[in-house]
RNA sequence: AGAGUUUGAUCCUGGCUCAGGACGAACGCUGGCGGCAUGCCUAACACAUGCAAGUCGAACGAGAAAGUUCCUUCGGGAGCAAUUAAAGUGGCGCACGGGUGAGUAACGCGUAGACAAUCUGUCCUUCAGUCUGGGACAACUUUUCGAAAGGAGAGCUAAUACCGGAUAACAAUGCAUGACACAAGUUGUAUAUUUGAAAGCUUUAUGUGCUGAAGGAGGGGUCUGCGUCCCAUUAGCUAGUUGGUAAGGUAAAGGCUUACCAAGGCAACGAUGGGUAGCGGGUUUGAGAGGACGAUCCGCCACACUGGAACUGAGACACGGUCCAGACUCCUACGGGAGGCAGCAGUGGGGAAUAUUGCACAAUGGAGGCAACUCUGAUGCAGCAAUGUCGCGUGAGUGAAGAAGGCCCUUGGGUCGUAAAGCUCUUUUAUGGGGGAAGAUGAUGACGGUACCCCAAGAAUAAGCACCGGCUAACUUCGUGCCAGCAGCCGCGGUAAUACGAGGGGUGCUAGCGUUGUCCGGAUUUACUGGGCGUAAAGCGUGCGUAGGCGGAGAGAUAAGUUUGGCGUGAAAUCCCCGGGCCCAACCCGGAAAAUGCGCUAAAAACUAUUUCCCUAGAGGAUUGGAGGGGAGACUGGAAUUCCUGGUGUAGCAGUGAAAUGCGUAGAUAUCAGGAGGAACACCGGUGGCGAAGGCGAGUCUCUGGACAAUUCCUGACGCUGAGGUACGAAGGCCAGGGUAGCGAAAAGGAUUAGAUACCCUUGUAGUCCUGGCAGUAAACGGUGUGCACUUGCUGUAGGAGGAUUCGACCCCUUCUGUGGCGAAGCUAACGCGUUAAGUGCACCGCCUGGGGAGUACGGCCGCAAGGUUAAAACUCAAAGAAAUUGACGGGGGCCUGCACAAGCGGUGGAGCAUGUGGCUUAAUUCGAUGCAACGCGAAGAACCUUACCUGGGCUUGACAUGUAUGUCGUAGUCUUUCGAAAGUUAGACGUCAGUUCGGCUGGACAUUCACAGGUGCUGCAUGGCUGUCGUCAGCUCGUGUCGUGAGAUGUUGGGUUAAGUCCCGCAACGAGCGCAACCCCUAUGUCCUGUUGCCACAGGAGACUCGUUCUCCUAGCACUCUGGACAGACUGCCCCAUUUGAAUGGGGAGGAAGGUGGGGAUGACGUCAAGUCAGUAUGGCCCUUACGCCCAGGGCUGCACACGUGCUACAAUGCCCGGUACAAUGGGAAGCUAGAUCGCGAGAUGGAGCAAAUCCCUAAAGCCGGGCCCAGUUCGGAUUGGAGUCUGCAACUCGACUCCAUGAAGUCGGAAUCGCUAGUAACGGCGUAUCAGCUACGACGCCGUGAAUACGUUCCCAGGCCUUGUACACACCGCCCGUCACAUCAUGAAAGCCGGGGGCACCCGAAGCCUGCGAUUACGUGGUCUAAGGUGAACUUGGUGAUUGGGAUGAAGUCGUAACAAGGUAACC
Repeated sequence: AGAGUUUGAUCCUGGCUCAGGACGAACGCUGGCGGCAUGCCUAACACAUGCAAGUCGAACGAGAAAGUUCCUUCGGGAGCAAUUAAAGUGGCGCACGGGUGAGUAACGCGUAGACAAUCUGUCCUUCAGUCUGGGACAACUUUUCGAAAGGAGAGCUAAUACCGGAUAACAAUGCAUGACACAAGUUGUAUAUUUGAAAGCUUUAUGUGCUGAAGGAGGGGUCUGCGUCCCAUUAGCUAGUUGGUAAGGUAAAGGCUUACCAAGGCAACGAUGGGUAGCGGGUUUGAGAGGACGAUCCGCCACACUGGAACUGAGACACGGUCCAGACUCCUACGGGAGGCAGCAGUGGGGAAUAUUGCACAAUGGAGGCAACUCUGAUGCAGCAAUGUCGCGUGAGUGAAGAAGGCCCUUGGGUCGUAAAGCUCUUUUAUGGGGGAAGAUGAUGACGGUACCCCAAGAAUAAGCACCGGCUAACUUCGUGCCAGCAGCCGCGGUAAUACGAGGGGUGCUAGCGUUGUCCGGAUUUACUGGGCGUAAAGCGUGCGUAGGCGGAGAGAUAAGUUUGGCGUGAAAUCCCCGGGCCCAACCCGGAAAAUGCGCUAAAAACUAUUUCCCUAGAGGAUUGGAGGGGAGACUGGAAUUCCUGGUGUAGCAGUGAAAUGCGUAGAUAUCAGGAGGAACACCGGUGGCGAAGGCGAGUCUCUGGACAAUUCCUGACGCUGAGGUACGAAGGCCAGGGUAGCGAAAAGGAUUAGAUACCCUUGUAGUCCUGGCAGUAAACGGUGUGCACUUGCUGUAGGAGGAUUCGACCCCUUCUGUGGCGAAGCUAACGCGUUAAGUGCACCGCCUGGGGAGUACGGCCGCAAGGUUAAAACUCAAAGAAAUUGACGGGGGCCUGCACAAGCGGUGGAGCAUGUGGCUUAAUUCGAUGCAACGCGAAGAACCUUACCUGGGCUUGACAUGUAUGUCGUAGUCUUUCGAAAGUUAGACGUCAGUUCGGCUGGACAUUCACAGGUGCUGCAUGGCUGUCGUCAGCUCGUGUCGUGAGAUGUUGGGUUAAGUCCCGCAACGAGCGCAACCCCUAUGUCCUGUUGCCACAGGAGACUCGUUCUCCUAGCACUCUGGACAGACUGCCCCAUUUGAAUGGGGAGGAAGGUGGGGAUGACGUCAAGUCAGUAUGGCCCUUACGCCCAGGGCUGCACACGUGCUACAAUGCCCGGUACAAUGGGAAGCUAGAUCGCGAGAUGGAGCAAAUCCCUAAAGCCGGGCCCAGUUCGGAUUGGAGUCUGCAACUCGACUCCAUGAAGUCGGAAUCGCUAGUAACGGCGUAUCAGCUACGACGCCGUGAAUACGUUCCCAGGCCUUGUACACACCGCCCGUCACAUCAUGAAAGCCGGGGGCACCCGAAGCCUGCGAUUACGUGGUCUAAGGUGAACUUGGUGAUUGGGAUGAAGUCGUAACAAGGUAACC
């Protein structure tokens, strides 16, 4: 000293939470010792038992029992003890000490003063005195009442008890007078009157007591200034109340009390009322200022079961006294009595919780006493409790085989860990034994045989608790699987959890450690020190103005504030510092400092204040002048709407996105003329004017407020702000009366819609208007209180003045006031503000302190009501929020692209069939793929196999790999055989390995055993790899620099251009990378080379015949075609024209085979979709192991009410059928392609030449020519079915393809909707290949042939790119989010009532007692006033509870809609 937490990220605001310290604590786990402290915070609840206040024989009378000595008549007597015990009279004490904190918001406490308004036992000092008499009452004796407690009568007696008399003035009162002081007064002297004293005792002393007086000390009493909690949702309180006079009362002033008189007193500087509370020294925290607290110790106060009262006394209205009343408890003979632990122990109760019914008066102190002494639960000690704090210990050294064991592991090792063991040593503590204090000034020691010292033995007797995701020091394994649980905040846990539980390891503290609670701190989060208010919470809607606060210049006075010095006080203890004593420390002792304060006094006079005089710069007045929708009233005007009347005129009008309701043939709309009435005032009109704000707009007149400018004549600080108060205050609303044209809540109807109590339309009432009153609020906003001053500018505009100029103006310059824009410094979280401040200062007011609950409830005030104003709490959340950033999104905008639309061509969707999928079915119909981007997809080929599925039958080291151990063997293998569907299983026969260093050595096989194999089992959300998609879209980034507090921005935006972030220009950017393009392949042209299996023009030869300008073959040749190599070519180019920024580029042309990336391919940036794949392979983890592994047979993957996708064939004449006839390319071929030939209608069969291929084989169709069909369910179409066959293959039943004959279904161009394609493309036609025994191929991948149409264009649909804008979205619009209803829980308001608490008021009754009247008089009786308790009554206040009810909060995926956030689909909000 800070940290975590709002966001995708940032900055700010702001709350919540944490780290620290403290405790009279409690709880959990654990626990060795000692010192010093501390210990009912709750029930001021109730208390059994014991003790806590007595003492004095030197005040007094009387005086035992037991004991002992002596005597004795044995009954007893006397002495001692004995100044005895117990009791009584008397004195002193009991008012201290000890306890508690209920009450008390007060002169109670604190501090400083006052008493000239006071008292004071004991103690000290001084002065004076202590003379003389008297009568009683206890005790005691006796009688008697009562259960008891306790009395009553009679009799005796003493005193330091009580009473009379004497003496005394310094006491009291009156008068006179001096001095002091002065507000009452104090004091001296003289004098008069009146009243009042005493006590003795003894040990005989300088004894002690007693009386009067004065003083002191200490202790009380009273009064005063200042300080002393919260609530204003407590604003008025007060009749003894405030004062006076008189009297009474007190120690004493005083309404303290009473009578009379007056009507005062207190209060916004908070009276009164309510709540809470003992106050202080101090304690704790804090840097401090502050905050919280008021245990232990000290001071003060209050109280003593509750309430009241007095008595005694120096002192009490009395904790362990009295009286009365009440509640409670106990005793009782029922008549009546007794009691008060908030003293020390202790008990019950309450509670989370707080100790022994201990020892001693040895010390310190107190009471009594001359004293000895007695008493003392004060006190000193001990006991209990880790309650706190301080100190000590639980061992020290050495010790690597880094032991064993645990844990982890990449299997190598690492770690616990020098830790242990072992070896050497020590003995604090604890244990045993011995000695043994100080505390005591002469005696006396509870503590205590304690502290302390010595000796002995032995590592011996002694370690836990919390934590380890971040904050916050400390990490791994297993278990668990949104479960169990954790959690102070953020948050962990849904199969790889450093966050749960456990183990190991580690970190922190340590006889403790954690948790909980409370306080301060951090929190500058109430801000005095030290905060804010444009948008985060926060400026009253605005003025006027009271109190208050603040206030211009000069001079003088004063000294209240202020400053300085001195004096007094600020108790001690505590804290801090210095020093000392217990071994140290805690603890204790001494000293110093401090005590920020209060009072007195002296001084100063700058500032503030008060006061006197003066001034003019603030403020105001006067004069002159112009501007203005400033206000009020009266009058007037035109345009327009509507209505009425009349004319013309005819079928529509009106309205909307489109309609309808509505109006109109009873004549509308339209149009013309006239009239009525109400409201509002076009143009001018303007970030122009005026006003305090609300607000003000036709014109004229009247009345009236304010501002401004100029003049510088007057007053002389008259000022600013402004709590309360008061006035004004839009719209809407209310009351009463008018008025009502248009508009128009409510209402009605029509539409829209899933609905439409809305948006749109047609009507339309209140209202809008006027008069009078109420209301008092708005996003009443500049979201910015008022006033004053200061601080660079530029530029508009309104009003005024001046200058210059002009004939006069305008323009121009200066200046004042207002109103705008942009901007410097500065400020601000940023946005922004910026002389009209949100800058810099001053003065005053208002307001804020997390979100929600809530501007709500209750209460008060106001209002006719609606409602306004003031204004909480419980509960709940960890956020709510401001500004800005990057994205994403928008039924926002701009620009651009794409077969995206449009323009075209052909399809799909309807039919039949094929194929895939869903669904259904099934023993199984294996699994995966699921919008685009799954669905003729994995599968380039399911009859068995494949095959993963099902049924059944089998195997268990296994179908397959490696190793170990044991055994067998001249192996392995071959053949036969039982059962069987096969797999497998049973039995038997044959056979008798190879190498060799010759060692049964090596290899090999089989059987058994153990490790292991195996798994298409799960997780693609643990992964690698690969792939799809956006998208072949033009984007995605980086370095340095710069800007910004920062996230970020810039670059990459802008102007052009491109297919392109392609290029150019500009620019705080300059460069670079991945993408684009190019480089690569195919294709289009040419050149060169090459020349077999290709080619055949020329040349030669041979053969055939139809004898030719014919055909075939060979040689030769390489011209052509072709093959496949190398080059050339195209680059908007040193061509041309115009265009553009004399750029990039684009348009047109030339040349060229090809022209503007020529066409096609390969090539896929950063990333997105937890996209797809664990079943292609690989792979972590989990799971199975005589089975989820392996083998086999059969079945299934082909199952069929249905739905969808993708295709094929068609519906026909641009066609079909028959016959003839022409032209390809890519490819493939040995268990292969197969020619010619023969057979079969055909599929095909027989047979077999050639070919491992530019050589041989497989090879076109549409087309063209000719003929038929003649628009029909057909010579279209071919499904389906019957029959007969062919081929492949162990095997075509489930379940193959093909052929022939027969059969001849639907279908006549396809609804909504939807797909492909821009040129050699679409469309049409056929051919080939992979897989493959065969095939469901109509699929997929390729090849060639024939070969179009259209594109105006970018408004719209879809997708994408860039810029910009809004945003409450960031899982990013498939987002977010609101309200009712339903359910559950919680707190709370209202409520008929019900039950308490509290204080006051009125009245009744009224104990004890003081005072008082009367009668007695030694004690008494009886009245009066006051009064506790009690009762009655009406109100008030504050709680609890309450059927029902209101809203609120929270809760997992409930219902209904979609209000808000984007123009949120009707802009939102007040």
About this RNA
Small-subunit ribosomal RNA from an uncultured bacterium, 1470 nucleotides, folded computationally. The sequence is in RNAcentral, with records from ENA and SILVA.